[in-house]
């Protein structure tokens, strides 16, 4: 250059025909314990990579860009 996938909590990841976000692990706080780990309970945390575009509405559809990763770049 061209094809493919992949970008959502601190971390691994889910979101299935578009109605506005969830789990687990981590984190704070109380409980418990002479203290600590385990445990229970309750909480905080998101511009959903970025711009735009279609829509009454967009993590989801479209178009571009950027970043990961993986194929391919023959023959003479």
């Nucleotide at each position: 250059g061209c094809c493919c996938g992949g970008u959502u909590a601190g971390c691994u990841c889910a979101g299935u025909u578009g109605g506005a976000a969830g789990a687990g692990c981590a984190c704070a706080u109380u409980c418990u314990u002479g203290g600590u780990a385990a445990g229970a309970a309750u909480g905080g945390g998101g511009u959903c990579g970025g711009c735009g575009g279609u829509u009454c509405g967009a993590c989801u559809c479209c178009g571009c860009c950027a970043c990961c990763g993986g194929g391919c770049u023959c023959c003479a």